[in-house]
Context: one part of a larger RNA
RNA sequence: CGCAGGAUAUUUGAGGGGCCCUGUCCCUAGUACGAGAGGACCGGGACAGACGAACCUACGGUGUUCCAGUUAUCACGCCAGUGGUAUUUGCUGGGUAGCCGCGUUCGGAAAGGAUAAACGCUGAAAGCAUCUAAGCGCGAAGCCUUCCCCAAGACUAGAUAUCCCUGAAGACGCCACGAAGACUACGUGGUUGAUAGGUCCCAAGUGUACGAGCCGCAAGGCUUUCAGCUUAGGGAUACUAAUGCGUCGUUCGG
Numbered sequence: 001c002g003c004a005g006g007a008u009a010u011u012u013g014a015g016g017g018g019c020c021c022u023g024u025c026c027c028u029a030g031u032a033c034g035a036g037a038g039g040a041c042c043g044g045g046a047c048a049g050a051c052g053a054a055c056c057u058a059c060g061g062u063g064u065u066c067c068a069g070u071u072a073u074c075a076c077g078c079c080a081g082u083g084g085u086a087u088u089u090g091c092u093g094g095g096u097a098g099c100c101g102c103g104u105u106c107g108g109a110a111a112g113g114a115u116a117a118a119c120g121c122u123g124a125a126a127g128c129a130u131c132u133a134a135g136c137g138c139g140a141a142g143c144c145u146u147c148c149c150c151a152a153g154a155c156u157a158g159a160u161a162u163c164c165c166u167g168a169a170g171a172c173g174c175c176a177c178g179a180a181g182a183c184u185a186c187g188u189g190g191u192u193g194a195u196a197g198g199u200c201c202c203a204a205g206u207g208u209a210c211g212a213g214c215c216g217c218a219a220g221g222c223u224u225u226c227a228g229c230u231u232a233g234g235g236a237u238a239c240u241a242a243u244g245c246g247u248c249g250u251u252c253g254g
C1' cells in the first nucleotide's frame, strides 16, 4: 500500500513444511512342515537402540550477583572485626533461579483411499484357452489423507462475533517492565494500578555470625545459636517510580 467505511477479537484452510527408522525377546508352538537335524507363516505382547520435540519435579552440570573456609601481603591507629590485591573469582568446599544433559516425559502408531510388482474373478477377439481387450477384485516401509507446525498478499485477498462514526471505536507516542528480545517486533502494566524496585513473610542455600559468658598457660573449645548472612524463586503490601499529556485515526461509506 492492497483486501471499496473504520476497528477489536476469534477463526476456515487453498497451499506449503515437518514426521515417516530399526532390532531383540516372549506367547501362539517345539505346533504346521520335516526321516531327522532343524523349524515357521498369520496373529498377539514386552523391551531396547538411534533419532527428534518439549521440559527442569527428581539425578547431574554451570551458577565470576549467595554462604563458608583458608595462604601471602597492604589498609582501616592498635586488639578484635572487616575490606583490597594475588586471572577482570587468589585458592578451596558447597549452592537458589536461569540456562543445560549425562536427566525426565512424549513421538514414529492405528485407520481410510488410489496404486506398483505380484496374485486372481468373469471374459471374448480366437466355439478351446487366456488376469484384459470391455468389466470387477486383491495387493507395499512407497503415493494421497489421517498426526504436528505455518498459513487469506489464497489479488478468488474468505468467514463469525462485537464495537464505532460527539477527531468516535481503536492505535501509537511516552513511561514501569518481561520466562520476549541484536535493533525492531512480541507480551504485561501505567494510580479505576501489584509493572519494576523497596519492605515484610515464606521457600531455598550456606552451616552455627558478631558480641558476651564459661573452660584452657595457650592454640582452641563450649553456651547464647539449626545461629548469622542470603542473588535471580513464591506471596503480601502502594512506601518509591509507571506524571501531565500529545499524535494518528472521522463525520454512515464509489
Base pairs, nucleotide, nucleotide: 001153005164006163007162008161009160010159011158015150016149017148018147021049022048023047024046025045026044027043033038051107052106053105054104055103059101060100061099062098066094067093068092069091070090071086072085073084074083075082076081111145112144113143119137120136121135165253170248171247172246173245174190175189176188177187178186195241196240197239198237199236200235201234202233204230205229206228211224212223213222214221215220

A computed fold for a 254-nucleotide part of an RNA from a Candidatus Omnitrophota bacterium, annotated as large-subunit ribosomal RNA, domain VI. It matches the Rfam family "Bacterial large subunit ribosomal RNA". The prediction has a mean pLDDT of 90.